This is a predicted structure of a 98-nucleotide RNA (TPP riboswitch aptamer (THI element)) from an Acidobacteriaceae bacterium.
The source organism's lineage runs through Bacteria, Pseudomonadati, Acidobacteriota, Terriglobales and Acidobacteriaceae.
The sequence was found by an Rfam model in a public genome assembly.
The model forms 96% of the base pairs in the Rfam consensus.
RNA sequence: UGAAUGAAACAGGGGUGCUCUGCGAUAUGCGGGGCUGAGAAAUACCCUUCGAACCCGACCCGGAUAAUACCGGCGUGGGAAGUUUCCGACGUAGAGCC
Repeated sequence: UGAAUGAAACAGGGGUGCUCUGCGAUAUGCGGGGCUGAGAAAUACCCUUCGAACCCGACCCGGAUAAUACCGGCGUGGGAAGUUUCCGACGUAGAGCC
């Protein structure tokens, strides 16, 4: 000189698909079930720069499936949303100088 990790508060970012079926047929709607998943419109779930939450590429490529970003690649590609306080530490780990 001086962290990381972790926690809390407030704030912000994000996705919501595939399939079967009922009602309806003005129909774009309203329910129920199945698949994967943290989450498939829940007030929940996940993520907030040490950022793979999520978006673009993408009506992409390979493999599966009843089907689907279902799995993998793409991806040491491009983007993407944060501050404060506390513990750590009555200054620790580390770094610099003498």